[in-house]
């Protein structure tokens, strides 16, 4: 990277670097952003999957993963993210 299953309208912040874009790709829309986005990093947080502990409710102890808007609608969907378990 592939393949299989599962989920994908819920949830969760503040500080430093830095400066112009972002919101997976593509079209049309809407939106976020110099009252500092997007990336990094550092402390925190949330609790989605798997492990752990617990009669249960749940804990936040591992492993990963996430903290704008419903994956932001809508098209194409045979896409795209995640989590586990194979190859």
């Nucleotide at each position: 990277c592939g393949c299989u299953c599962a989920u994908c309208u819920a949830g969760a912040g503040c500080g430093g670097u830095g400066g112009a874009g972002g919101g997976a790709a593509c079209a049309g829309g809407c939106c976020c952003u110099u009252u500092g986005a997007u990336a990094c990093c550092g402390c925190g947080g949330c609790a989605a999957c798997c492990g752990g502990c617990g009669c249960a409710a749940g804990c936040a102890c591992g492993g990963u993963g996430c903290c704008a808007a419903u994956g932001c609608c809508u098209g194409g969907a045979u896409c795209g993210a995640u989590g586990a378990g194979c190859u």
Molecule: SAM riboswitch aptamer (S box leader)
Organism: Acidobacteriota bacterium